Model confidence (mean pLDDT): 83 of 100. The RNA shown here (c-di-GMP-I riboswitch aptamer) has 108 nucleotides and comes from an Elusimicrobiota bacterium. Its Rfam family is "c-di-GMP-I riboswitch aptamer". On this family, see Weinberg et al., Nucleic Acids Res 2007: "Identification of 22 candidate structured RNAs in bacteria using the CMfinder comparative genomics pipeline". Rfam describes the family as follows. GEMM was predicted in a large-scale screen for bacterial structured RNA regulatory elements.
[in-house]
């Protein structure tokens, strides 16, 4: 140092109850203790799950066109159309689901 997880120091805190926030998932505080060697941190930017429930929208084409320039058949942004998408847009949430990162102690 790595693996591993005995012991010790401690840490944390499920379900449920109360209060508050939220449309909800869920979150915060108090109580409570199922458990946890990472139950510490990380959620656009790993995967997955939950809530919400209707918008989103590739390429191409058209309109407009900042800008650059001698000019333009160049060109950002915006709008229209558009395959597709309820086997779920958009937004929100969960890390005590897997995963990533870091860390206390030191028996075997």
């Nucleotide at each position: 140092a790595c693996c591993c997880g005995a012991a010790a120091u401690g840490g944390u805190a499920a379900a449920c109850c109360c209060u508050g926030g939220g449309a909800a998932a869920c979150c915060a505080g108090g109580g409570g203790g199922c458990g946890c060697a990472a139950a510490a941190c990380c959620a656009a930017u790993g995967g997955g799950c939950c809530c919400u429930g209707a918008g989103c929208g590739a390429a191409g084409u058209c309109c407009u066109g900042a800008g650059u320039g001698a000019a333009g058949u160049c060109a950002a942004a915006g709008g229209a159309u558009g395959a597709g998408u309820u086997g779920g847009a958009u937004g929100g949430g969960c890390a005590g689901c897997c995963g990533g990162u870091u860390g206390c102690c030191g028996a075997u």